[in-house]
RNA sequence: UGGACGGAUGGGGAUGGAGUUCCCCGAAACCGCCCACAAGGGCUGAUGACUCCUACCGCAAC
Numbered sequence: 001u002g003g004a005c006g007g008a009u010g011g012g013g014a015u016g017g018a019g020u021u022c023c024c025c026g027a028a029a030c031c032g033c034c035c036a037c038a039a040g041g042g043c044u045g046a047u048g049a050c051u052c053c054u055a056c057c058g059c060a061a062c
Base pairs, nucleotide, nucleotide: 010025011024012023013022016053017052018051019050020049021048032043033042034041035040
């Protein structure tokens, strides 16, 4: 310097953190929904799922 083999560590799952679990990815996985030709307008949720915390929203009481 070249070739072959292997794939540790890790990353992601529409806005934060932790635990458990499931799925996905190897430069990909991932980057919500509805109306609309476009422009533009509207809506839900801090979870992939469960539990807890924080933030936010609604109601009630003090």
This is a predicted structure of a 62-nucleotide RNA (Fluoride riboswitch aptamer (crcB RNA motif)) from Reyranella sp. The organism belongs to Reyranella, within Bacteria. Of the family's consensus pairs, 100% are formed in the model. It was read from a public genome assembly, where an Rfam model found it.